Molecule: small-subunit ribosomal RNA
Organism: uncultured bacterium
RNA sequence: AGAGUUUGAUCCUGGCUCAGGAUGAACGCUAGCGGCGUGCCUUAGGCAUGCAAGUCGAGCGGUCCAUCCAAUUUUCCUUCGGGAAAAAUGGGUGGAUUAGCGGCAGACGGGUGAGUAACGCGUAGGAAUCUACCCCUUGGUCGAGGAUAGCUCACCGAAAGGUGGGGUAAUCCUGGAUAAGUCCGCCAUUGGCGGGGAAAGGCCGUAACUGGCCGCCGAGGGAGGAGCCUGCGCCCUAUCAGCUUGUUGGUAGGGUAAUGGCCUACCAAGGCAAUGACGGGUAGGGGCGCUGAGAGGCUGGACCCCCACAAUGGCACUGAGACACGGGCCAUACACCUACGGGUGGCAGCAACCGGGAAUCGUGGACAAUGGGCGAAAGCCUGAUCCCGCAACGCCGCGUGGAGGAUGAAGGUCUUCGGGUUGUAAACUCCUUAAUCCGCCGCAAGGUGGAGGAUAAAGGGCCCGCAAACUACGUGCCAGCAGCCGCGGUAAUACGUAGGGCCCAAGCGUUAUCCGGAUUUACUGGGCGUAAAGAGUUCGUAGGCGGUCUGUUGCGUUUAUGGUCAAAGCCUCUGGCUCAACCAGAGAACGGCUGUAAAUACGGGCAGACUAGAGCCAGCGAGGGGAGACGGGAACUCCUGGUGGAGGGGUGAAAUCCGUUGAUAUCAGGAGGAACACCGAGGGCGAAGGCACGUCUCUGGAGCUUGGCUGACGCUGAGGAACGAAAGCUAGGGGAGCGAACCGGAUUAGAGACCCGGGUAGUCCUAGCCGUAAACGAUGUCCGCUAGUUGCCCGUCCUUUUAGGAUGGGUGACGAAGGUAACCCAUUAAGCGGACCGCCUGGGGAGUACGGCCGCAAGGCUGAAACUCAAAGGAAUUGACGGGGACCCGCACAACCAGGGGAGCAUGUGGUUUAAUUCGAUACGAAGCGAUGAACCUUACCUGGGUUUGAUAUGCUAGCGUUCUAUUCUCCCGAAAGGGAGGAAAUCCGCAAGGAGGCUAGCAAAGCUGCUGCAUGGCUGUCGUCAGCUCGUGCCGUGAGGUGUUCCCUUAAGUGGGGAAACGAGCGCAACCCCCGUCCCGUGUUACUUGUGACACGGGAGACUGCCUCGACUUCCGUCGGGGAGGAAGGAGGGGACGACGUCAAGUCAGCAUGGUGCUUAUGCCCAGGGCGACACACAUCCUACAAUGGCGAAGAACAACGGGUUGCGAAGCCGUAAGGCGGAGCUAAUCCCUGAAAUUUCGCCUCAGUUCGGAUUGAGGGCUGAAACCCGCCCUCAUGAAGCCGGACUUGGUAGUAAUCGGAGGUCAGCAGACUCCGGUGAAUACGUUCUCGGGUCUUGUACACACCGCCCGUCAAGCGAGCAAAGUCGGGGGUGGCCGAAGGCUCCCCUUAAGGGGGGACGAAGCCAAACUCGGCGAUGAGCGCUAAGUCGUAACAAGGUAACC
Repeated sequence: AGAGUUUGAUCCUGGCUCAGGAUGAACGCUAGCGGCGUGCCUUAGGCAUGCAAGUCGAGCGGUCCAUCCAAUUUUCCUUCGGGAAAAAUGGGUGGAUUAGCGGCAGACGGGUGAGUAACGCGUAGGAAUCUACCCCUUGGUCGAGGAUAGCUCACCGAAAGGUGGGGUAAUCCUGGAUAAGUCCGCCAUUGGCGGGGAAAGGCCGUAACUGGCCGCCGAGGGAGGAGCCUGCGCCCUAUCAGCUUGUUGGUAGGGUAAUGGCCUACCAAGGCAAUGACGGGUAGGGGCGCUGAGAGGCUGGACCCCCACAAUGGCACUGAGACACGGGCCAUACACCUACGGGUGGCAGCAACCGGGAAUCGUGGACAAUGGGCGAAAGCCUGAUCCCGCAACGCCGCGUGGAGGAUGAAGGUCUUCGGGUUGUAAACUCCUUAAUCCGCCGCAAGGUGGAGGAUAAAGGGCCCGCAAACUACGUGCCAGCAGCCGCGGUAAUACGUAGGGCCCAAGCGUUAUCCGGAUUUACUGGGCGUAAAGAGUUCGUAGGCGGUCUGUUGCGUUUAUGGUCAAAGCCUCUGGCUCAACCAGAGAACGGCUGUAAAUACGGGCAGACUAGAGCCAGCGAGGGGAGACGGGAACUCCUGGUGGAGGGGUGAAAUCCGUUGAUAUCAGGAGGAACACCGAGGGCGAAGGCACGUCUCUGGAGCUUGGCUGACGCUGAGGAACGAAAGCUAGGGGAGCGAACCGGAUUAGAGACCCGGGUAGUCCUAGCCGUAAACGAUGUCCGCUAGUUGCCCGUCCUUUUAGGAUGGGUGACGAAGGUAACCCAUUAAGCGGACCGCCUGGGGAGUACGGCCGCAAGGCUGAAACUCAAAGGAAUUGACGGGGACCCGCACAACCAGGGGAGCAUGUGGUUUAAUUCGAUACGAAGCGAUGAACCUUACCUGGGUUUGAUAUGCUAGCGUUCUAUUCUCCCGAAAGGGAGGAAAUCCGCAAGGAGGCUAGCAAAGCUGCUGCAUGGCUGUCGUCAGCUCGUGCCGUGAGGUGUUCCCUUAAGUGGGGAAACGAGCGCAACCCCCGUCCCGUGUUACUUGUGACACGGGAGACUGCCUCGACUUCCGUCGGGGAGGAAGGAGGGGACGACGUCAAGUCAGCAUGGUGCUUAUGCCCAGGGCGACACACAUCCUACAAUGGCGAAGAACAACGGGUUGCGAAGCCGUAAGGCGGAGCUAAUCCCUGAAAUUUCGCCUCAGUUCGGAUUGAGGGCUGAAACCCGCCCUCAUGAAGCCGGACUUGGUAGUAAUCGGAGGUCAGCAGACUCCGGUGAAUACGUUCUCGGGUCUUGUACACACCGCCCGUCAAGCGAGCAAAGUCGGGGGUGGCCGAAGGCUCCCCUUAAGGGGGGACGAAGCCAAACUCGGCGAUGAGCGCUAAGUCGUAACAAGGUAACC
């Protein structure tokens, strides 16, 4: 940093997708260790159990224990003095203390994110406040009284708990005293006067006081904390546009720590809103975090700050602080206990449990550290916290060994079978070592020293492109893959497996989400003529922007400086854990807000001035600008009358229709409505829509000229308003022509159309709606700037005045720079800049649904989503195509000749049949084609019989055998192939060593006309012997590509010439090659027969538009045509061979070759017989005919050429009616033979007839080939004598030695020719011409085609699937409104009482209930449309002039 994907290719637009990073993650496979972090994102669902907030005995009364003292009582002893013991009482000391009174703390810490769009948070400020504990300062702490819990007695209750009597303490409570710089009031300069208003003690110590410590009270100050107010910033929605009655302000009062409608009464009628009020949806906010180059986007889990909440809703109490998570009261839901009367509870604290979910941990340890509460302290409490446990959830680090080791082992896998690869990898050698055990240290986790042994430890994804990594097998549009494009239909690097490879690694992938890439919302940094996008037009409000000069201000702006922007985090440096992650220290940074000082160019405000912007006045001319009134002629239709007499009308052709009741036509008159020919034009006017006969009236705007005036008055313009074609609507008129609908006639497969005949709304007028158009220049308005050339319209000025020039305004064309994806635009910009507005963000769904507004309606404006696709598009390019155009060619048509299609027969094919009728070829370009010749063979098919290393090649192993060589005979079975049995023979090469070879068995391997021509080679057909197809360099274009190759002339030709950003070149064309035609030369055997000769062979010459002439065209160059000379031949002399780049997945695996695949006692091989020859039919190609230009006969008579011949051609002669036979000369061929050519010609007959035409068919008898002519050959003779009398639609060949006609030869071949290929003989007709048919070439045009018109593509219907909309209704949520009821609670009033307390009333007040609505959502019979879905139906709408131009 980009990449893939729209196309045949290109550029652009544009969406989709990928590569990166991240996560509180989850899922799949896998898993060795450690450090540091993190861990219910879902049900703010419910919660068993344990713990999470207590502490102070140095505040108090008690209680218990120990002990001391005092007096009392009892008992015992007594020396009677007294002593001892016990009990209780009082006092003291020490210790303990569950509960209670009292104090402080339970407002912190911990959790959660439901609510909240708010002064909630952030930031910067502010004034009307409070503050326990802590710190500083100052002063005080005197003296009385009282209650109450605990306790005790009694009672109620299951319990929870409660009631009553009695007595009691305090740092508990209440008076009194005193008090200032505190509070209140008054006077007021400091200050003064008056009034109100405090307290509590405890401990240590002392002999006691003094004293010390902790407290307590008043006052002032501080720190930290808290409350309140304000500016600015903080999501989506206008399909939420108006909201508000305590509402906005004031006065008075209440309330609070404090300001305030915070609350109440009264007064006023305000307040907010397009800079988005109100409503709806969503959401805790920030520091930060992720991403990004940044700007930005997304996010708010962990940590820190703030807020809110504590089952749900309400309420207050206490207190410095709460409306209080582990306090209270009430209501509600839920759960639990109950003796049914009544009670109890709140894990969003830490664990744990159930549930939900894709998903998130232990009912652990310790207060050792840090911190908190209480206490004088010891200390107690602390699920805060510190640790441990679980989880690869994340980040970081380490390891799974290191070094050596090539027979490159085995195995796997691939293979071209040679080998490659796995791979130094392993084995093997040496070295090092976790866990574990032992000792020491540590509360523990753990740390450390020793022993120990390579032992414990690698997977995941991917390998077509993007995107690093390739082979084999399996599968066969199946199974499957896929993020996008897309893979899979028999050779899949894309599926599955394997081998190999690539990437990462204790992880790897997938899914989800966010940012990025995406400049694809564009502030940085996009667009709007045709891709999505300029509002139909104008006016104008808010807003935005705004000319010149001066002064002032200092708001914006700039500079300097101060404050702040918590910490953590990011960044830099340094340091601590062995490193890192992590942690610590220091620094830097923090765009923002705010204060102060300064500057004044620019922007703003204020003030003053100016005239270049804008406007006004005066003058002039132009104009279908607008409105109204009046008038006009042509045409048309109708009516009346005349003339007239059969048609008219209409069309591609017709018909419907009109017309003898007189049409059409024509003349005259009349009526009516609408529209205004010529002028008239890419001309004028208007903001747009739009505006056209003439005159008059009213009226808007613009332009020009020169003076004067105002003095920035300007530009744009969200909302808004006005205008706004056609159609349509309402009411009333009008209605000639035209003419939706409708009715007929045609056309057609149909014709709900196009064409024709009618025809209603409408079109016209008045009044009012509608408000849309491809309302287009598909181009918003305004201003400035940037070469020109040439038209037209309207002004003014000058001049040399039918004209030219200058200068304004408008309207066109072409073009510079520049712009643009290109097309194109270009002073009338789409160029360069400025101001403002509107609009766009993939295609479809859809300008649809819902909602709202407008409308009488039709409908308009605003305007989505689900779902679906991987594109949809723009411009240009090359082709192809067109029922587009231009030019040109071809036996393409036309002209002419002869045919086919009808008949019979032959051959081929389809079809059918069959055991088989082997296979292939199938529009042209298959069909007398492969096949140049199927009786067997061929032969591939069928039936049957056989055979299995085989009919055939090569190699190996073993054996056999007369033995060193390879055949043959006999018998039996058989249709043969072959099988069985028996016998005989002795022969290859040889350097004499051996080699090759036979048979049997076996192994490698053979064989296959089995399949795939869509895996292929080769060959072939076809377009087409058409004139084309390309390349190099240059040039043009962003590019595909173009140019060249287009244009003009010409040609058979891209043949040649000219011109031209092209210059050249290649493959094609032509020529070179062969045959024929003339001549020359040479050679002449077997040819002719005597020669400058014919003929044959070989070689050469000749022709080039070269020469003359005429004409046409032409800028030039030249070209074409006619004629002539010469010549055998004249304009390519005729014919052949020769086939460019390519097209058709054209044909051929059955000619051959060949990849893959199938068969292997058979799909191979051998054999006999059959079939390929069938036959109701259909088609194709021939042959023969239908006759007199003929047929037949006879006698004659005449003339070829190409070819072929030794298992061959076969003469003469003879036999046979003939086919043929006998015969055998000659010939390896210019020698001999095939070989008599026929049409022709001469004579005769036939005389128009199914015939003396025609010969099919059939019978009989023969001949030939061949083992063999039954299926199934050819020929001869006799007999038979069919259809057929020139052929419908349609169709073929031919332009000259051609067609037609006549015969001949050859190949194939034993035999078989109507076929094929050659050969010669006779020998025509016609071509005006290029409109049409077919094919082709070039240029051009349109295109939505590119598999390329056999293309593409639209709509209904039918089927399946999907989502959304409407819908009778039904179910639920939300926020209010009105009313009813009204808990707790505080406030207020009254009463009883009185340190206190109790009772009652009132207004408020949560929840609940009732009612009518609103709003959002779920489901919904059915309805209408929409989307998607290889091969459904009907038509043919669009794309070409798409066959009626298309579209709005």